RNA sequence: GGGGCGUUAGUUCAGUGGGAGAAUGUUUCGCUGGCAGCGAAAAGGUCAAGGGUUCGAAUCCCUUACGCUCCA
Numbered sequence: 001g002g003g004g005c006g007u008u009a010g011u012u013c014a015g016u017g018g019g020a021g022a023a024u025g026u027u028u029c030g031c032u033g034g035c036a037g038c039g040a041a042a043a044g045g046u047c048a049a050g051g052g053u054u055c056g057a058a059u060c061c062c063u064u065a066c067g068c069u070c071c072a
Stems, first nucleotide, its partner, number of pairs: 001071007010024004018055001026042006048064005
């Protein structure tokens, strides 16, 4: 220098055009002798950034940043 993959909740990750989610963690409540265990509820997100396409973009296209990787 060139190619590929990744970036979504505190953490680990799903999500291939119209509802942003799971597990775990956090908070509250309940059961219980009980700070354990089990159950219920709640909070928590500029979907890496900018632009484009589209009635509509986490999702498609372009550029940029960061990480991993392959080639030179």
Transfer RNA from Paenibacillus darwinianus, 72 nucleotides, folded computationally. Its Rfam family is "tRNA". The family's RNA type in Rfam is transfer RNA. The organism belongs to Paenibacillus, within Bacteria. Model confidence (mean pLDDT): 82 of 100.